[in-house]
Context: one part of a larger RNA
Molecule: large-subunit ribosomal RNA, domain III
Organism: Gammaproteobacteria bacterium
RNA sequence: GAGUAGCGAUAAUGCGGGUGAAAAACCCGCACGCCGAAAGCCCAAGGUUUUCUGCGCAACGUUAAUCGGCGCAGAGUGAGUCGGCCCCUAAGGCGAGGCAGAAAUGCGUAGUCGAUGGGAAACAGGUUAAUAUUCCUGUACCGAGUGUUACUGCGAUGGGGAGACGGAGAAGGCUAUUCCAGCCAGGCGUUGGUUGUCCUGGUUUAAGCGUGUAGGAAGUCCUCUUAGGAAAAUCCGGGAGGGCAAUUCUGAGGCGUGAUGACGAGGUCCCUUAGUGGACUGAAGUGGAUGAUGCCCGGCUUCCAGGAAAAUCCUCUAAGCUUCAGGUAACACCGACCGUACCCGAAACCGACACAGGUGGGCAGGGAGAGAAUCCCAAGGCGCUU
Numbered sequence: 001g002a003g004u005a006g007c008g009a010u011a012a013u014g015c016g017g018g019u020g021a022a023a024a025a026c027c028c029g030c031a032c033g034c035c036g037a038a039a040g041c042c043c044a045a046g047g048u049u050u051u052c053u054g055c056g057c058a059a060c061g062u063u064a065a066u067c068g069g070c071g072c073a074g075a076g077u078g079a080g081u082c083g084g085c086c087c088c089u090a091a092g093g094c095g096a097g098g099c100a101g102a103a104a105u106g107c108g109u110a111g112u113c114g115a116u117g118g119g120a121a122a123c124a125g126g127u128u129a130a131u132a133u134u135c136c137u138g139u140a141c142c143g144a145g146u147g148u149u150a151c152u153g154c155g156a157u158g159g160g161g162a163g164a165c166g167g168a169g170a171a172g173g174c175u176a177u178u179c180c181a182g183c184c185a186g187g188c189g190u191u192g193g194u195u196g197u198c199c200u201g202g203u204u205u206a207a208g209c210g211u212g213u214a215g216g217a218a219g220u221c222c223u224c225u226u227a228g229g230a231a232a233a234u235c236c237g238g239g240a241g242g243g244c245a246a247u248u249c250u251g252a253g254g255c256g257u258g259a260u261g262a263c264g265a266g267g268u269c270c271c272u273u274a275g276u277g278g279a280c281u282g283a284a285g286u287g288g289a290u291g292a293u294g295c296c297c298g299g300c301u302u303c304c305a306g307g308a309a310a311a312u313c314c315u316c317u318a319a320g321c322u323u324c325a326g327g328u329a330a331c332a333c334c335g336a337c338c339g340u341a342c343c344c345g346a347a348a349c350c351g352a353c354a355c356a357g358g359u360g361g362g363c364a365g366g367g368a369g370a371g372a373a374u375c376c377c378a379a380g381g382c383g384c385u386u
Stems, first nucleotide, its partner, number of pairs: 013031006032383004040363004046343002050341001051075006060068002080141002082339003086119003092113003098107003122139005142335002145333008153321002158316004166303004172296003178289004182203006188196001204262002208257004215250004219244008228236002263285001266281005271275001304307001349358002365377004
């Protein structure tokens, strides 16, 4: 220079009360304003205690601070079903032997790892200051092993099926959702009017189990035969004959049950720990319309560029076993370990910062609208720390 620039989006604050040494900023209340395909809610990645409570204000916070993602202390993350681990493989990695090389090492078979993919099973309500598909209540489901009972041709690292997949397009059936009516509870206006075709609020309920619908797919069953499936096969494939006309498989949703339960507007009561508190009780809980980008649909139609693999699962036999073992069904026991707090379009991640930048996925209310545009609002969250 200079007490100058600046104090980081022009979404916006004002008042009353509380606490306190002190309040524009903290807490409570009222009013106002802003977002609302987000500036709301839930995950992944990443962070790693930042979560909650008490006590603090030196420093950190672009000001003050009684406040805080700050300091100190204490507390908090509960799983057979969510995710991982586990089984399986992709690109790719490693790689016994092997090949190459002077060596270091490179390549690579059998294998073995490797998810961003495939593979068993849980929902609704309640609860904490802080966790919940994890705790509690209610109602379920799955699976190996072992035991008991009953029945019984079982057996794989091999064969076959299935798993199993592209782009585009179109139609139908549904539901979530929302709206209206009905029903239930309350209200009748401190400005004239408002008992009415009035106003306000509520009208919610899952998985599972049963039924097997709209729709989709395939003809299906039996017998005989067989140069294929590296051996075998009753399985798959090829061939021949016969029976049956509807059968089998799949499939949202609906309905019933789950539920004489839960939730539920409200009502009553309790406590100077007076709060976003606790306890008890508890009405109606129906119909219609709308309607998805979600489900049926891994479907259907069509096109050429022809769109993972393996395991689980089903089935077939080989060696073999055949009073055993093994298999099927029911019941009982059992189900370890790791993650789980909190932030997550951000003041907690990546940007040296409490930085107008960047960051994958899911949810998707009302009015107007073709719409996830735009404007205004709900739930919810904020007014961006002079």